[in-house]
RNA sequence: AGAGUUUGAUCCUGGCUCAGGACGAACGCUGGCGGCAUGCCUAACCCAUGCAAGUCGAGCGGAGGGAGCCCUUCGGGGUGAACUAAGCGGCGGACGGGUGAGUAACGCGUGAACAACCAACCUUACACAGGGGGACAACAGCUGGAAACGGCUGCUAAUACCGCAUAAGACCACGACCCGGCAUCGGGACGAGGUCAAAGGAGAAAUCCGCAGUUGGAGGGGCUCGCGUCCCAUUAGAUAGUUGGCGGGGUAAUGGCCCACCAAGUCCGCGAUGGGUAGCCGAGCUGAGAGGCUGAUCGGCCACACUGGAACUGAGACACGGUCCAGACUCCUACGGGAGGCAGCAGUGGGGAAUAUUGGGCAAUGGGCGCAAGCCUGACCCAGCAACGCCGCGUGAGGGAAGAAGGCUUUCGGGUUGUAAACCUCUGUCCUUGGUGACGAAAAAAAUGACGGUAGCCAAGGAGGAAGCCCCGGCUAACUACGUGCCAGCAGCCGCGGUAAUACGUAGGGGGCGAGCGUUGUCCGGAAUUACUGGGCGUAAAGGGUGCGUAGGUGGCCUUUUAAGUUGGAUGUGAAAUACCCGGGCUUAACUUGGGGGGUGCAUCCAAAACUGGGAGGCUAGAGUGCAGGAGAGGAAAGCGGAAUUCCUAGUGUAGCGGUGAAAUGCGUAGAUAUGCGGAGGAACACCGAUGGCGAAGGCAGCCUCCUGGGCCAGCACUGACGCUCAUGCACGAAAGCGUGGGGAGCAAACAGGAUUAGAUACCCUGGUAGUCCACGCCCUAAACGAUGUCGACUAGUUGUUGGGGAAGGUAACUUCCUUAGUAACGUAGCUAACGCGUGAAGUCGACCGCCUGGGGAGUACGGCCGCAAGGUUAAAACUCAAAGGAAUUGACGGGGACCCGCACAAGCGGUGGAUGAUGUGGAUUAAUUCGAUGCAACGCGAAAAACCUUACCUACCCUUGACAUGUCCGGAACCCUGGUGAGAGCUGGGGGUGCCCGAAAGGGAGCCGGAACACAGGUGCUGCAUGGCUGUCGUCAGCUCGUGUCGUGAGAUGUUGGGUUAAGUCCCGCAACGAGCGCAACCCUUGCCGCUAAUUGCCAUCAUUUAGUUGGGCACUUUAGUGGGACUGCCGGUGACAAACCGGAGGAAGGUGGGGAUGACGUCAAGUCCUCAUGGCCCUUAUGGGUAGGGCUUCACACGUCAUACAAUGGCGCAUACAGAGGGCUGCGAAGGGGCGACCCGGAGCCAAUCCCAGAAAGUGCGUCGUAGUCCGGAUUGCAGUCUGCAACUCGACUGCAUGAAGUCGGAAUCGCUAGUAAUCGCGGAUCAGCAUGUCGCGGUGAAUACGUUCCCGGGUCUUGUACACACCGCCCGUCACACCAUGGGAGUGGGGUUCACCAGAAGGCGUUAGCCUAACCGCAAGGAGGGCGACGACCACGGUGAGCUUCAUGACUGGGGUGAAGUCGUAACAAGGUAACC
Repeated sequence: AGAGUUUGAUCCUGGCUCAGGACGAACGCUGGCGGCAUGCCUAACCCAUGCAAGUCGAGCGGAGGGAGCCCUUCGGGGUGAACUAAGCGGCGGACGGGUGAGUAACGCGUGAACAACCAACCUUACACAGGGGGACAACAGCUGGAAACGGCUGCUAAUACCGCAUAAGACCACGACCCGGCAUCGGGACGAGGUCAAAGGAGAAAUCCGCAGUUGGAGGGGCUCGCGUCCCAUUAGAUAGUUGGCGGGGUAAUGGCCCACCAAGUCCGCGAUGGGUAGCCGAGCUGAGAGGCUGAUCGGCCACACUGGAACUGAGACACGGUCCAGACUCCUACGGGAGGCAGCAGUGGGGAAUAUUGGGCAAUGGGCGCAAGCCUGACCCAGCAACGCCGCGUGAGGGAAGAAGGCUUUCGGGUUGUAAACCUCUGUCCUUGGUGACGAAAAAAAUGACGGUAGCCAAGGAGGAAGCCCCGGCUAACUACGUGCCAGCAGCCGCGGUAAUACGUAGGGGGCGAGCGUUGUCCGGAAUUACUGGGCGUAAAGGGUGCGUAGGUGGCCUUUUAAGUUGGAUGUGAAAUACCCGGGCUUAACUUGGGGGGUGCAUCCAAAACUGGGAGGCUAGAGUGCAGGAGAGGAAAGCGGAAUUCCUAGUGUAGCGGUGAAAUGCGUAGAUAUGCGGAGGAACACCGAUGGCGAAGGCAGCCUCCUGGGCCAGCACUGACGCUCAUGCACGAAAGCGUGGGGAGCAAACAGGAUUAGAUACCCUGGUAGUCCACGCCCUAAACGAUGUCGACUAGUUGUUGGGGAAGGUAACUUCCUUAGUAACGUAGCUAACGCGUGAAGUCGACCGCCUGGGGAGUACGGCCGCAAGGUUAAAACUCAAAGGAAUUGACGGGGACCCGCACAAGCGGUGGAUGAUGUGGAUUAAUUCGAUGCAACGCGAAAAACCUUACCUACCCUUGACAUGUCCGGAACCCUGGUGAGAGCUGGGGGUGCCCGAAAGGGAGCCGGAACACAGGUGCUGCAUGGCUGUCGUCAGCUCGUGUCGUGAGAUGUUGGGUUAAGUCCCGCAACGAGCGCAACCCUUGCCGCUAAUUGCCAUCAUUUAGUUGGGCACUUUAGUGGGACUGCCGGUGACAAACCGGAGGAAGGUGGGGAUGACGUCAAGUCCUCAUGGCCCUUAUGGGUAGGGCUUCACACGUCAUACAAUGGCGCAUACAGAGGGCUGCGAAGGGGCGACCCGGAGCCAAUCCCAGAAAGUGCGUCGUAGUCCGGAUUGCAGUCUGCAACUCGACUGCAUGAAGUCGGAAUCGCUAGUAAUCGCGGAUCAGCAUGUCGCGGUGAAUACGUUCCCGGGUCUUGUACACACCGCCCGUCACACCAUGGGAGUGGGGUUCACCAGAAGGCGUUAGCCUAACCGCAAGGAGGGCGACGACCACGGUGAGCUUCAUGACUGGGGUGAAGUCGUAACAAGGUAACC
């Protein structure tokens, strides 16, 4: 410090996610030791049991107790120190300890203030303690109650209580004085008056401890104030003791704290009130910081103590382990009544994902009491439990290659685990045992240790007892095998899994961390993703529709003053701990400790005066005013005008008009449309007109008049900062819409009809009502757009145009230049993601306002406000997704455009689709009908030949190292003849027979056959979506790319685009490109002409000869087959740009690639083929392999493709007759001759082929016949009889003869081929093959028609345009409906919580009143009084009750929309001109 994820790719915007750190954690797996910390975050839920606050006999009376002592009649009695229960009394139980419910508050933090205060214990100083009195507990007696707890009578002490005296002093009021201050006032001294004290105890004593008053201090507390302190405005108004005053009360003290009276205030947009949430801080975590989050442990403060209320005591409480009352709960009870409060330490239950021992000790530190000894202390110090955290240590170290075994993997060679282990040599931390053994104890000595026989030290022992967890697709370090097969599962995001998964599970291996490792949760970070530091708003989310203007913010030049801001200095404070720096102590570290520095803050004082602010004075450059001009659809009102539409009256006139893609509805013979005159009425204003003008925006257009706003320009004068912006507010605000009343020609939602259509509630047509118009009142929204807030300053230019002014020239019209205000086009710098903006900024800055923070849900719900309504405005959440988006790029596509090509259309010729047949396919059938091919580009295709074989299928019968290959062993030569059985394969016999090479022989070897066992063979089994190879197709279309350079942030572009031209990216020219490659073309084959060479089997002009080129002869010709030539836009003319090229012509056998073929760029279709072959993986192995026989692939209601033959006279038939080319031939072609009607047979010459044969070419031609007929057309079908091939023609061959003589009379929608030796037509040959050709591959014969042209259909190429497509239009995508699930709104209501108001009620309590009752201290001789208590009453008030409102949560029949969900329904709205441009 970044990374992943939107796309085919790119840049940007933007969200989501990850890597880091942290934790009082929890969960999973695992777990050796020690140190230091930490440990109910949930139920402020209920609590058994024990302990947590007592102490003082030196305050008091005194019970028990009894050491010791004394006496004794031995029964005992007396005295009596320790010690101790209860009581009176004192001090302490207000500290310490716990918890965070409440609290948004002077609660907390920070800084001040008290001239408005308290103060027990401690301390300083001064001064005092004299003399009396009356009680009450304990105790005793009686008595009530189950108990808790009392009652009555009587006795008694005090440092308990009460008068009196004294008064240094304090306080109160008065007089008069001094000093001071900060408003009320503070301090001091004096005089006289009033009020107010006390306690004793110990000791032999010294003396000590106490008591009372006053004074100062220390530490502690109380009150007040400035500033700071969460979210919601869908909480905007709140408030009656409320705000203030006067006078009282109350308090330690100020104060509406309380009361009476008076006044009517007080708080609030700088957020009152209300609601929600929350203890606050030092600090902790994170972060570079600024910030954000948190408030465990430790420390400070606050609040609370079962819930609510209340006071008492006291220095201090409204009191955790006190009291009273009420309530809920629990317990006891004799039912009458009582008791209790762990949010103290342990502990139990409960809740929960989750948090410890009913431990030891007061040894230390600290606290209470006490003179002290001491007692008490769950504060505290320790120990226990827990990897909960941090830190440290260990689980061994060195050597050790036969790289062991085993595991895993493998291309079978190996690789890896791996120096790892074994093995050898060592060490001893932790550990075990034994020994020793602390500091912590505290300033004279002694005593005193829970921890603890702990830490530490010494010795011995033995590698012995001690490693796991997560991960390995990318982010992110780490890869293989097997299993699984969109299953099981994984997943933080992207995403993996549908038979070869580095992503699931397991294993091996590897990576990371390590007594831990992962997961989950939470916080910060990354996130500049709320942007103060540090973001944005033309198109990504985002400028308010526009203006005016209040608060607020902000503001020109000069002088002077002030000192609020600002700057500097000083002082105080900013607790300790933490953090940082330097040191110290534990072996180190964590931990702990000493010192230091810092602490951005607050307060006070001093100084400065530049800047901002305040005050005063001035200025004119901002702003404004007056005086002169001038433009304009600026606004409002009134009037006037012509053209057109429609309607009306009466004419002319006759059959149509109108409308559309085409029609129809409609109008018209009752006279329309058309035409001319007249009239009515409403609305809008052609031309001018603009790229123009005006206005704040919306918006504004005939002409004239009146009223009126604003802007501009020129110069002079005046005012003197009066300015800018603007939350709330106010005003304006297109269209549509609403209300009332008018008006209504045209147009026209709704509606009606006609069309279109599968439908057509639309688009088109005919009509037509609201509305559009006017007046008044509402509505207040728009893609209200420049998608660009207003104002100001600065920063190159050029051009057009509108308004004003100036200068020069010109007689003038006018021209040129300058300037200013608008309005347009281009463009520099700069900016921008790009597009683009660019003095009219989206540049560079300033001021102010508005707005944004992923998409959907949703501009929706609820609530509020506005509105007559429609609706507007403000404006969420649950839930859901990993995207949604902007700009640009390359493609693809378009019922976008331009250009061009192709038998693409058109023009023609002939077909298909109808018939019959052949063949292939689908479907159906079957034991099997083997398999593959499926739009073009499957379907006479693989198959250039299914009767058996082929054959892969079915049935049956057989074989199991196999029909075939290699290796090992044994035997035998191979081989030949022959029998039985069986459908055959096969099974089972008999006989014969020995070869070749080496060797003397024995024997061995090669080869073949048979047998045995095992490695293996075999598979037309699966996967063409694991593959190679081959092939089809776009397409013989003209394209596809690269290097360097250049442009662009980039994807990419350029080149390859453009102007011409071509069959062509063919060539030329131009050009930030220059070159190059694969394609095109050419080179190759064939055909057309000629030459040369050659001349048999070919040829024959001349010579001879023959039936015959038959023979001689010849090679001229033809031909054959070898080699050359020839054609190149070369020549001429024209066009073109002087180019390329095109047009025409000449010559030529051939002319512009002469014709044909071979040749197929980068790529596309997961195209086809695992059944040609090869091949990975998987599967079968007495079978999915192999053999045999028979059957099937030949089925048949039907559908489709491709063909054959026809339907006839351009023909059929008969007779006669002419002319090819290219092929094939020895298991062959097979002549002549003969037989048969014929298929064919007999025959066998010749030929291994320019020689012989197949082999008669046919159409054609000549003659004849048929005469338009289902025929003398057509030949299917069927019968009979044959021929041939073959082991065999039944299933299931071809052919022949005779007989039979079906459909069919030119074929619907639709559709195919072909541009010249082509189509059409005619026959011939080959491959395959025993046989079988309408198929296929070739060959020649005869031999046309047409092409104006490129609008349209199809396909393709180039450029351009739009795009929401990129699996690329067979794309994408919208809405209703149906189904499932989820969250949510409404909802008659229902249930609960909170809160407000009104009323009822009123415990305890203090306060007030008091006439009843009681009463020790004081007064009084007494009666009595003062005072006190009880009781009663009153006001206040907690709980409780009733009613009404507000609010919140839950729930609710039904209902609304929303979201999500591989394959539902209906349509086709959007994206292309999306087929009616889209959108608001």

About this RNA: Predicted 3D model of a 1480-nucleotide RNA (small-subunit ribosomal RNA) from an uncultured bacterium. The sequence is in RNAcentral, with records from ENA. Rfam family: Bacterial small subunit ribosomal RNA. The coordinates come from a structure-prediction model, not an experiment, and the mean pLDDT is 85.